The RNA shown here (SAM riboswitch aptamer (S box leader)) has 88 nucleotides and comes from Amycolatopsis rhizosphaerae. The organism belongs to Amycolatopsis, within Bacteria. Rfam family: SAM riboswitch aptamer (S box leader). Gene Ontology term of the family: regulation of gene expression. The sequence is in RNAcentral, with records from Rfam. Of the family's consensus pairs, 97% are formed in the model. The prediction has a mean pLDDT of 87.
Formats: sequence, C1' cells, structure tokens
RNA sequence: UAUCCAUCCCGAGCGACUGAGAGACCUGGCUCGCCGAAGUCGCAGCAACCACCCGCCGGGCAGGUGCUACCGCCAGGAUCGAUGGAGG
Repeated sequence: UAUCCAUCCCGAGCGACUGAGAGACCUGGCUCGCCGAAGUCGCAGCAACCACCCGCCGGGCAGGUGCUACCGCCAGGAUCGAUGGAGG
C1' cells in the first nucleotide's frame, strides 16, 4: 500500500516557533483566522478501535494507534475522505 469490516452523534487545550490562510478534492454556500488560522514542537486532555483487567454484551484502564472549531460545517458530485482492526 490493494482489499475487507466497523465508525464518523457525543467527548477533549494550553504554551513556544512561525506568519496567511484554513475547513480532504470540485461546485455553490457558510464559518473560522494578525485578539495569530494552517503547520511543527512540548506538555496536557478525550476515549473510537486494538491490547490488558473485572464481578462482563456492561464497566475499568490510557499501553498501541487516533483525536482535541462548526453534524466529515451544509448541499450536490466523484473511482469520495478520515480513523481503527484484519490483511495478500
């Protein structure tokens, strides 16, 4: 990484560097952003899947990933996107 399965309702922020865009892609909207967005790093937090545990279809935990504006921001489109697990 092809593919398969499941989920995308809820939940969770502060610093430092940096400096203009960001919300996956296209279209039309809408929202956020120099009162500092996006990105990187540090620490913290959340708890979806796996792991581990228990009195077990519920709960604990925070080890592995992941995640921490807005219903995947809304609508339409597309071989849609993201995350986890399995995996030739």